[in-house]
Molecule: Lysine riboswitch aptamer
Organism: Bacillota bacterium
Parts: sequence; C1' cells; structure tokens
RNA sequence: AGUGUAGGUAGAGGUGCGAACAUCAAGAGUAAGGGUUCAAAGAAGUAUGAGCUUCGAUGAAGAACCUGGAAAGGGAUGGAUCGCCGAAGUGAAGAAAGACUCAUUACUUUCUUUGCUGGUCUUGCAUUUAAAAAAUGCCGGAUUGUCAGGGUCGUUGCCCUGGAGAGCUAUCUUACGU
Repeated sequence: AGUGUAGGUAGAGGUGCGAACAUCAAGAGUAAGGGUUCAAAGAAGUAUGAGCUUCGAUGAAGAACCUGGAAAGGGAUGGAUCGCCGAAGUGAAGAAAGACUCAUUACUUUCUUUGCUGGUCUUGCAUUUAAAAAAUGCCGGAUUGUCAGGGUCGUUGCCCUGGAGAGCUAUCUUACGU
C1' cells in the first nucleotide's frame, strides 16, 4: 500500500547521433615520372630480421637545380536523402582478412565477449595527423534534458544539492501483495 516483479509497444532531450551524395578549401607547387651535375655500391617490395623476386658501373642509394604535376585519409558548406535516440563513441581480450613468404611488433577493415560515457560546447595536457583544423583519452568548467531529495511560492513556476540511459514518460500484459 501499489514507494512494487518480469516483459512488450510507442515516445522525448537538440547547434541531437551516424551514413551517403554534390561542391569547396587544404593536402601542394608536395609525391610519382623526366633531365643535368656531384656522387659512389647498393636499392625496392608497410617497420625489423631472414627468404624470394626485380633493378643497378649502359651508374643504385643520397644531395642540389630544372621540368612536371597528382591522390588518399581527415575537414567545411549546402540543400535535400537514408537509418535512428546506446542513437553513437571508446578501453580491454579474442577471431578473420589485407599489403610477395615466414616470425615479432605496429597499422587498416569486419565480427564476438566485456567495461565506461545522459547530450552539447569548451580551457589545459597527451595521442593521431601535412596541420595550430578535426577526432580520441584524462582532469576541470559552462550549459541542457530527465529523475530523486530539500526550500520558496501557490504557479503547470523558480532556486539549491545529487544520481545515471540497465535511465525517464505514456500505455498493455504478468508475478506478488492489499
């Protein structure tokens, strides 16, 4: 005494999340390629080691000058499209694939298990990156939605403190209880 069990369905937060299309900036007058000079025996195939293959005194790698001239990842904008509200992001472990083969490690993509984060913005530090952009992580700050407790008021409002999405609102079914 409905201060309540277990599920289903539909919703809300807002500079809301993610994907994809188009355009633009940047990457960059950078890289590849070509030429000249110096140079001198190794170089390339993701990093290291080994193997294999290819190029190299008809001059490898490297440096300077000239010529040449991209792209990817990431970003912004625009209008509209798609999927949504653990949307999504991220840590750890495992598995598969990728780049010549093997080993180690790192990187990219996908999947599984598990942990953390309510959302947005942002100072500082660190990582990644061409970058001082953006992203991610950590300690903070501001703001916002939601619930709980308290206060004021009577007002569907305002203020303070705190919690987390396994939440909140509405509704249906169900266990238990009255």